[in-house]
Overview:
Model confidence (mean pLDDT): 82 of 100. The part of an RNA shown here (small-subunit ribosomal RNA, 5' domain) has 502 nucleotides and comes from an uncultured bacterium. It matches the Rfam family "Bacterial small subunit ribosomal RNA". RNAcentral holds the full RNA, with entries from ENA.

Context: one part of a larger RNA
RNA sequence: GGACGAACGCUGGCGGCACGCUUAACACAUGCAAGUCGAACGGUGAAGAGAAGCUUGCUUCUCGGAUCAGUGGCGGACGGGUGAGUAACACGUGAGCAACCUGCCUUUAAGAGGGGGAUAACGUUUGGAAACGAACGCUAAUACCGCAUAAUAUAGAAGAUUCGCAUGUUUCUUCUAUCAAAGAUUUAUCGCUUAAAGAUGGGCUCGCGUCUGAUUAGCUAGUUGGUGAGGUAACGGCUCACCAAGGCGACGAUCAGUAGCCGGACUGAGAGGUCGACCGGCCACACUGGAACUGAGAUACGGUCCAGACUCCUACGGGAGGCAGCAGUGGGGAAUAUUGGGCAAUGGGGGCAACCCUGACCCAGCGACGCCGCGUGAGCGAAGAAAUCCCUCGGGAUGUAAAGCUCUGUUGUGUGGGAAGAUAAUGACGGUACCACACGAGAAAGCCCCGGCAAACUACGUGCCAGCAGCCGCGGUAAUACGUAGGGGGCGAGCGUUGUUC
Numbered sequence: 001g002g003a004c005g006a007a008c009g010c011u012g013g014c015g016g017c018a019c020g021c022u023u024a025a026c027a028c029a030u031g032c033a034a035g036u037c038g039a040a041c042g043g044u045g046a047a048g049a050g051a052a053g054c055u056u057g058c059u060u061c062u063c064g065g066a067u068c069a070g071u072g073g074c075g076g077a078c079g080g081g082u083g084a085g086u087a088a089c090a091c092g093u094g095a096g097c098a099a100c101c102u103g104c105c106u107u108u109a110a111g112a113g114g115g116g117g118a119u120a121a122c123g124u125u126u127g128g129a130a131a132c133g134a135a136c137g138c139u140a141a142u143a144c145c146g147c148a149u150a151a152u153a154u155a156g157a158a159g160a161u162u163c164g165c166a167u168g169u170u171u172c173u174u175c176u177a178u179c180a181a182a183g184a185u186u187u188a189u190c191g192c193u194u195a196a197a198g199a200u201g202g203g204c205u206c207g208c209g210u211c212u213g214a215u216u217a218g219c220u221a222g223u224u225g226g227u228g229a230g231g232u233a234a235c236g237g238c239u240c241a242c243c244a245a246g247g248c249g250a251c252g253a254u255c256a257g258u259a260g261c262c263g264g265a266c267u268g269a270g271a272g273g274u275c276g277a278c279c280g281g282c283c284a285c286a287c288u289g290g291a292a293c294u295g296a297g298a299u300a301c302g303g304u305c306c307a308g309a310c311u312c313c314u315a316c317g318g319g320a321g322g323c324a325g326c327a328g329u330g331g332g333g334a335a336u337a338u339u340g341g342g343c344a345a346u347g348g349g350g351g352c353a354a355c356c357c358u359g360a361c362c363c364a365g366c367g368a369c370g371c372c373g374c375g376u377g378a379g380c381g382a383a384g385a386a387a388u389c390c391c392u393c394g395g396g397a398u399g400u401a402a403a404g405c406u407c408u409g410u411u412g413u414g415u416g417g418g419a420a421g422a423u424a425a426u427g428a429c430g431g432u433a434c435c436a437c438a439c440g441a442g443a444a445a446g447c448c449c450c451g452g453c454a455a456a457c458u459a460c461g462u463g464c465c466a467g468c469a470g471c472c473g474c475g476g477u478a479a480u481a482c483g484u485a486g487g488g489g490g491c492g493a494g495c496g497u498u499g500u501u502c
Base pairs, nucleotide, nucleotide: 001502002501003500004499006498007497008496009495010494013374014373015372016371017370019367020366021332026330027329028328030327031326032325035074036073037072040071041070043068048063049062050061051060052059053058054057081285082284083283091209092208093207094206095205096204097203100202101201105198106197107196108195109194110193111192113147115145116144122137123136124135125134126133127132153178154177155176156175157174158173159172160171163168183190184189211257212256213255218248219247220246223245224244225243226242227241228240229239230238260282261281262280263279264275265274266273267272287308288307289306290305291304310321311320312319313318338364340363341362342361346360347358348357349356350355377407378406379405380404387398388397389396390395411443412439413438414437415436416435417434421429446491447490448489449488450487451472452471453470457486458485459484460483461482467474468473
């Protein structure tokens, strides 16, 4: 000198764009953050329309379908948060899978025949303070289960064949066995089943790279390998039985400490050093620990079960909860914001659609926290007012500075107009940006420094006191170094200080 997610002191006019709990992965009141589909299903049946009965304002019936809990489907594995753990194939990079999976989407081929038994809702009874149940009875489906059909699927057998680094593998033929489906509708379509291929997303393996400590030198029993079996989408001690005794290590094993990794950021001429906020990719986690279920996908932040700590409710029998989502509260701290608006845009989920949901997102609010831009007026104006300071008392300085005169209108205030962002409709932002007119210099400058380094000097006060200080050092009676004033220098809506880093 540069940089910062900064903080502190003094000061503070406006706008744009960014950024804003680095500490306690501490505890959380309240609201919202994941639903949707009636064109899968049985029910419920509001508004409204019509008819009948009469007791003339009610009852019943028909049409109609708003709405709603339930069964069922898809989505809650994305999006959003955090960095605790992790020194590891976690990440980066480059390869491999002849050892793999992939819902929705795209393409292609083929198909959807015929049956069955239940169950929630509902009704009745009933337990419990509640959370939540129990028994009996009834019912539907794109829910569930057989049967039929069936191969380029799967499994087995036989034969032929291609290729590969090996285990192996490709293709063809024949035979046997096994396995599928669902309908809805406004008749346009949307769905369903099987197979092949693609795309997308993932899983696994390997080479190389990836902090400090030897005042950590030995570590290891599923440990290392084999055979067999199980398991997985898949290879594999992944798991198990048996067998062998191996495997790693001064090229640093093991242990301990620290740490999410990267694209990148800062700095530097570079080499390098430091960092990993925001944005993007990957990973890990979701009160702590463990476990599986469902599913194409989770070992699942706002799912389930168990244990623990904590908080809450209770009729003491028993229950409920998880902000490292968005706001917000307490606490910690030098320190970090609103319990805001909207789905208008972009994107996501569901739906044929209309549409619904979306604290993702888009906006607004707060904060000079940062970067950038603008303003706080412009011109003329005395050999130079007053005032203040200095003085050799002659004068000098502040100083064209002020006043005064002539202007301007960025910003501001008021009035009027008024967008783009939206492609037919739909605009939170927002009567915002912007434009026009009017008014009027009016409302807008501070902070640090002046001994040397280092730009900028005098007076008074003080008297090794009070104080200053980054280093050298100033102060003990003439202090350019302390305090104040005048003057000056630097930067400027900021200026200094502190901290960290190059």